[in-house]
The RNA shown here (SAM riboswitch aptamer (S box leader)) has 114 nucleotides and comes from Ekhidna sp. The sequence was found by an Rfam model in a public genome assembly. Its mean pLDDT, the model's own confidence on a scale to 100, is 77.
RNA sequence: AACUUAUCAAGAAAGACCAAGGGAAUGGGCCCUAUGACGUCUUAGCAACCUGAUUACCUACUAGUGAUUUUCGGUGCUACUUCCCACCCUGCGCUAUUGCAGGGCAGAUGAGCA
Numbered sequence: 001a002a003c004u005u006a007u008c009a010a011g012a013a014a015g016a017c018c019a020a021g022g023g024a025a026u027g028g029g030c031c032c033u034a035u036g037a038c039g040u041c042u043u044a045g046c047a048a049c050c051u052g053a054u055u056a057c058c059u060a061c062u063a064g065u066g067a068u069u070u071u072c073g074g075u076g077c078u079a080c081u082u083c084c085c086a087c088c089c090u091g092c093g094c095u096a097u098u099g100c101a102g103g104g105c106a107g108a109u110g111a112g113c114a
Base pairs, nucleotide, nucleotide: 003112004111005110006109007108008107013043014042015041016040017039021032022031023030026086027085028084029083044078045077046076049074050073052069053068054067055066056065057064082106087104088103089102090101091100092099
C1' cells in the first nucleotide's frame, strides 16, 4: 500500500521561519492569502479513538459490554459541514428541465489485521 471496522454539521491559536499560492485529485462555485496564506518548528489548546483510573453488568475464569473521569502516555485535530456541487442508487414533488431528503462512491482520522 491493501483489507475490516467506527466516526466525520460540535470543539479548539499564538509566536518564529519561509515565500506564493492554498482549501486532497478533475471541472464549476464560494472562500483564504504579501495586514504573509499553505507549509515547517515551538508553545498552548480542543477532543476522548487507543491507553490509564473509578465503577456497574455479565462470566467458573479469561474475555466482553456500559457509565464516569479527562489522564503518566500513543495518535489526531485547532478557516469555511469532509467548504459546497458533480458520478451512481432510492424516496418525495414536477409534464419536463429541475428541486429536496437519504444512501453509495471518494476522502480524512482512530483501532485492528497482515